[in-house]
RNA sequence: AUACCUAUAGGGCAAAUUUUACGAAAGUAAAAGACGCAAAGCCACGGACCUAAAGUAUUACUUUUUACCAUGGCAGCCGGGCCGCCAGG
Numbered sequence: 001a002u003a004c005c006u007a008u009a010g011g012g013c014a015a016a017u018u019u020u021a022c023g024a025a026a027g028u029a030a031a032a033g034a035c036g037c038a039a040a041g042c043c044a045c046g047g048a049c050c051u052a053a054a055g056u057a058u059u060a061c062u063u064u065u066u067a068c069c070a071u072g073g074c075a076g077c078c079g080g081g082c083c084g085c086c087a088g089g
Base pairs, nucleotide, nucleotide: 004089005088006087012037013036017032018031019030020029021028022027035076041082042081043080045079046078047077049073050072055068056067057066
């Protein structure tokens, strides 16, 4: 220095929920709050999953159903890539 495993010390992040804002929605951001996490740090490259505005088809017919679909999302779903604290084996 690299890889794996694992206590300690210093710590770190922050689920659900609530409030506000953005968004068609999924969801995101901030504050409060801690379920948990040794990468629960970062990245949408592959897969899974979520949403379906626009679009296409379809239904309905004084106002309108249903289906498909990501260009949207998700890293605390999995894989992959990059970076990484302390100390022992």